Model confidence (mean pLDDT): 84 of 100. This is a predicted structure of a 484-nucleotide part of an RNA (small-subunit ribosomal RNA, 3' major domain) from a metagenome. The full RNA is in RNAcentral, with records from SILVA.
[in-house]
Context: one part of a larger RNA
């Protein structure tokens, strides 16, 4: 010097308390242990593995199994040699298919030549065999780079000189107050300075300038669109504003700062949110994103196929969705959005079809059309507390759509069927406000979809926090140590 202590001080975090909603109890979905299996491909594993890598396993994907097959090879360069009018590409056979066997098959280039054509392995191309090498999701993340996860957006992590110690190392960075913060401020053998914080970025809230189509006003039309405005919304650019800057009391070291109100503002004390992750820890993960050292396999641990698993089910756990109802379920009416996509695309009016979806196809490369009806809400009416007009698994027919192909294994609609489930033991989990907590809409992946997952957007819109004794992380001093 650090680590730890069921030492001590002091201080923070939805840590605990206060409070609302979960989970744990059913079914279902997913992931995961196990079990089973030809194989159930592979990885992540306390917090920091378990709707994780997978923002799309019916073939493909696929790295796993079974079988049929290839062996300079699906893919690179390079050497030797034989040989070519081709090589792609057709057709025949044989298969499941790849394969493999046959057999057709116009054309570079240079030379001759007016053409027609000959000629030439010679230069490109390609083709056989031979060797060099190619592959390897085969091993090591405990040999690596690169990313990445946590401690934690916590306030730390150091360094130069100087100064003290024989020295390992101290000081600085410790004290007092003070902050969201090693934030300031005041003392101090320190005196600066670096990575951190904090600003400087980007979003959103206010307001001026500038601009004006497709956006918004007006005005005419049934509309489409016409015509007018520089302009309320909006749009987008610059720019303005917040800084404990004014002011008063308190508190206080005449310091930093705190408290308590005022003014003035849209907005008041980091204004809300996001991007930003120091030294470093865990020999954390990642050799299956790539790259890479080494060891390993080369007629196979490498390629190609076709079919099956990855989707099996006695159970065991996780992290979702639906629901048990009256603040509720039908059923008829009626309004109000953000932010996204759209050309192999989005699709509007009309038909058809009970419906999924079908014809068809206006307009739109989009402030223009187009997905698009937002639902929760409100209004009306039935239910009448019942395993029910609640709840919908699960089963049994009937279609529909994507795609070569839905058996094994895909979504969606009718029609019947109607399980469990009457608010969940012990025990866990989120959340301090436009938060939870309810409702519905986009989006990437993606022919299709197991999407209840993720990541986004907008609507309703709470409740509580006395106060740090106690649990669980976490910072500083400090004291103990037989630990490093």
């Nucleotide at each position: 010097u650090g680590a730890c202590g069921g030492g001590g001080g002091c201080c923070c975090g939805c840590a605990c308390a206060a409070g609302c909603g979960g989970u744990g109890g059913a079914g279902c979905a997913u992931g995961u242990g196990g079990c089973u299996u030809a194989a159930u491909u592979c990885g992540a594993u306390g917090c920091u593995a378990c709707g994780c890598g997978a923002a799309g396993a019916a073939c493909c994907u696929u790295a796993c199994c079974u079988g049929g097959c290839c062996u300079u090879g699906a893919c690179a360069u390079c050497u030797a040699u034989c040989g070519u009018g081709a090589a792609a590409g057709g057709u025949g056979g044989u298969g499941a298919a790849a394969g493999c066997c046959a057999u057709c098959g116009a054309c570079g280039g240079c030379c001759c030549g007016a053409a027609a054509g000959g000629g030439u392995g010679c230069u490109g191309g390609g083709g056989a065999u031979a060797g060099a090498c190619a592959g390897g999701u085969g091993c090591u993340g405990c040999a690596u780079g690169g990313u990445u996860g946590u401690c934690g957006u916590c306030a730390g992590c150091u360094c130069g000189u100087g100064u003290c110690g024989u020295g390992a190392g101290a000081u600085g960075u410790u004290g007092g107050c003070u902050u969201a913060a090693g934030u300031g401020c005041c003392g101090c053998a320190a005196c600066g300075a670096g990575c951190g914080c904090a600003a400087c970025c980007c979003c959103u809230g206010u307001g001026u300038u500038u601009a004006g189509u497709u956006a918004c006003c007006u005005g005419c039309g049934c509309a489409a669109g016409c015509a007018g405005g520089g302009u309320c919304u909006c749009u987008a650019a610059a720019c303005a504003g917040a800084c404990u800057g004014c002011c008063u009391c308190g508190c206080u070291u005449u310091a930093a700062a705190c408290g308590a109100g005022g003014a003035g503002g849209a907005a008041g004390g980091u204004g809300g949110g996001g991007a930003u992750g120091a030294c470093g820890u865990c020999a954390a993960a990642u050799c299956a994103g790539u790259a890479u050292g080494g060891c390993c396999c080369u007629u196979a641990c490498g390629g190609c196929c076709a079919g099956g698993g990855c989707u099996g089910c006695a159970c065991a756990c996780g992290u979702g969705c639906u629901a048990c109802a009256a603040u509720g379920c039908g059923c008829g009416g009626a309004a109000c959005a953000g932010a996204g996509g759209g050309a192999c695309g989005c699709a509007a009016g009309a038909c058809c079809g009970c419906g999924a979806g079908g014809u068809g196809g206006a307009g739109c490369c989009a402030a223009u059309c187009c997905c698009a009806g937002a639902a929760a809400u409100c209004c009306g009416c039935g239910c009448c507390c019942a395993g029910u007009u609640c709840a919908g698994a699960u089963u049994g027919g009937a279609g529909g759509c994507u795609g070569c192909a839905a058996c094994u294994c895909g979504c969606c609609u009718c029609c019947a069927u109607g399980a469990a489930g009457c608010c969940g033991g012990a025990a866990u989990c989120g959340c301090u406000a436009g938060u939870a907590a309810u409702g519905g809409c986009g989006c990437a992946u993606c022919a299709g979809c197991u999407a209840c997952g993720g990541c986004g957007c907008c609507g309703u819109g709470a409740a509580u926090a006395c106060g740090u004794u106690c649990c669980c992380g976490g910072g500083c001093c400090u004291u103990g140590u037989a630990c490093a």